[in-house]
RNA sequence: GGCAGGGUAGCUCAGUCGGUUAGAGCGGUCGUUUCAUAAGCGACAGGUCGCGGGUUCGAGCCCCGCCUCUGCUA
Numbered sequence: 001g002g003c004a005g006g007g008u009a010g011c012u013c014a015g016u017c018g019g020u021u022a023g024a025g026c027g028g029u030c031g032u033u034u035c036a037u038a039a040g041c042g043a044c045a046g047g048u049c050g051c052g053g054g055u056u057c058g059a060g061c062c063c064c065g066c067c068u069c070u071g072c073u074a
Base pairs, nucleotide, nucleotide: 001073002072003071004070005069006068007067010026011025012024013023019057028044029043030042031041032040050066051065052064053063054062
């Protein structure tokens, strides 16, 4: 250089044929429970969906450019 795959919450990851509100587990905070702690249970907070542009009534999803990570290859 070429090819393929990935980037979504603090971490690990889902997200269907483009549609209504962007989710789960762990973690965090608060509550509950306990003599107390842990575990359990409940609630809450936390997201420019890598960046910029385009298509569309509508984009995490489609198209273009760029950045970055992993693998393969010369």
Source information:
A computed fold for a 74-nucleotide RNA from Patescibacteria group bacterium UBA1372, annotated as transfer RNA. Taxonomically the source falls in Bacteria candidate phyla (Bacteria). Rfam family: tRNA. It is annotated as a transfer RNA. Its family is annotated with triplet codon-amino acid adaptor activity in the Gene Ontology.